[in-house]
RNA sequence: AAUAUUCUUUGGGGCGAGGUGUGAUUCCUCACCGGCAGUGAUAGUCUGCGAAAGAAGAGUGACCGCAAGGCACAAACUUCUCCGAAUCGGUGGAAUUCCGAUACCGACGGUAUAGUCCGGAUGGGAAAGGAAGAUU
Numbered sequence: 001a002a003u004a005u006u007c008u009u010u011g012g013g014g015c016g017a018g019g020u021g022u023g024a025u026u027c028c029u030c031a032c033c034g035g036c037a038g039u040g041a042u043a044g045u046c047u048g049c050g051a052a053a054g055a056a057g058a059g060u061g062a063c064c065g066c067a068a069g070g071c072a073c074a075a076a077c078u079u080c081u082c083c084g085a086a087u088c089g090g091u092g093g094a095a096u097u098c099c100g101a102u103a104c105c106g107a108c109g110g111u112a113u114a115g116u117c118c119g120g121a122u123g124g125g126a127a128a129g130g131a132a133g134a135u136u
């Protein structure tokens, strides 16, 4: 220094002003925000990953059945499915990543229709750092 193992820590931002209305941080005008790894050069929009949701498996069970099997459950585990959005110009050896311009996107449940409020979530998590002993 590398590799695997065990333990451990960290690990998502944002509604401010005005308008309509009985009622909206949800509608309208303007505003604001951008997880992780990769990439010839820095990315919400490229490639891949994560979270939400769905299905199956395994699992669980003071259930039903002689048995085969059935039924129920869904926190954790595995696999699969699903999963948004960008162009033009410039610089350069190299950038859909920088600079300029103009665009666009944002799970589910709740509530006057929500990327920004409340909730599942004091959860989960891509991944990053640290420690230990081991191997090369």
Stems, first nucleotide, its partner, number of pairs: 001136003005132006016030004031116002033106002035049004044104002053081005059073003063070002086102005108119003